[in-house]
RNA sequence: AACGCGGGCAGGGGAGAGCGCCAGCCGAAGGCUGGACACCGAAGGGGCAAAUUCGUCGAAGACUCGACGGAUGAAUCUCUCAGGUAAAUGGACCCUGACCGCGCA
Numbered sequence: 001a002a003c004g005c006g007g008g009c010a011g012g013g014g015a016g017a018g019c020g021c022c023a024g025c026c027g028a029a030g031g032c033u034g035g036a037c038a039c040c041g042a043a044g045g046g047g048c049a050a051a052u053u054c055g056u057c058g059a060a061g062a063c064u065c066g067a068c069g070g071a072u073g074a075a076u077c078u079c080u081c082a083g084g085u086a087a088a089u090g091g092a093c094c095c096u097g098a099c100c101g102c103g104c105a
Stems, first nucleotide, its partner, number of pairs: 003103005009097005018037001021035006038085003044081001045079003051072009
């Protein structure tokens, strides 16, 4: 160097659910803010399984097993706090690209 992994950047793809109601503001369209109700899950955030491990107790005699308690512990699962429910914006994730870092060394 090729290649692999990671990172952010750029481009492309990217679902779901009220274009609903009430009030206020901006001259209108429409937008924004707040409220109530109904929904969605793929920004973000919370929760957890197996497993590993620590402690106590018991059994066994073995570098072991069991019970209870604690710690670590994932997601596209789950919660629905936040966010969202025509378009736009956003959007986990996927692809492509060069760049940066690490490995190869």

A computed fold for a 105-nucleotide RNA from an Anaerolineae bacterium, annotated as Glycine riboswitch aptamer. Its mean pLDDT, the model's own confidence on a scale to 100, is 83.